[in-house]
RNA sequence: GGGUAGCUCAGUUGGGAGAGCGCCGCCCUUACAAGGCGGAGGUCGCGGGUUCGAGUCCCGCCCCG
Numbered sequence: 001g002g003g004u005a006g007c008u009c010a011g012u013u014g015g016g017a018g019a020g021c022g023c024c025g026c027c028c029u030u031a032c033a034a035g036g037c038g039g040a041g042g043u044c045g046c047g048g049g050u051u052c053g054a055g056u057c058c059c060g061c062c063c064c065g
Base pairs, nucleotide, nucleotide: 001064002063003062006021007020008019009018015052023039024038025037026036027035045061046060047059048058049057
């Protein structure tokens, strides 16, 4: 300094959890790929605190560099 979806990563001043790739279904095709449309998938490392409200602030711990 970092830990957020299977992977790579965003997430602004504390208020809607997201993108790309991958996966599933449909369309297209003789078929496959590409392409188009839709969908599933998250204890936001773990525990606690502050707050009306925490991925975000504070404390402890674990892991990676």
A computed fold for a 65-nucleotide RNA from Aquifex aeolicus, annotated as transfer RNA. Its Rfam family is "tRNA". From the family's description: Transfer RNA (tRNA) molecules are approximately 80 nucleotides in length. Taxonomically the source falls in Aquifex (Bacteria, Aquificia, Aquificales, Aquificaceae). Model confidence (mean pLDDT): 84 of 100. RNAcentral holds the sequence, with entries from MGnify.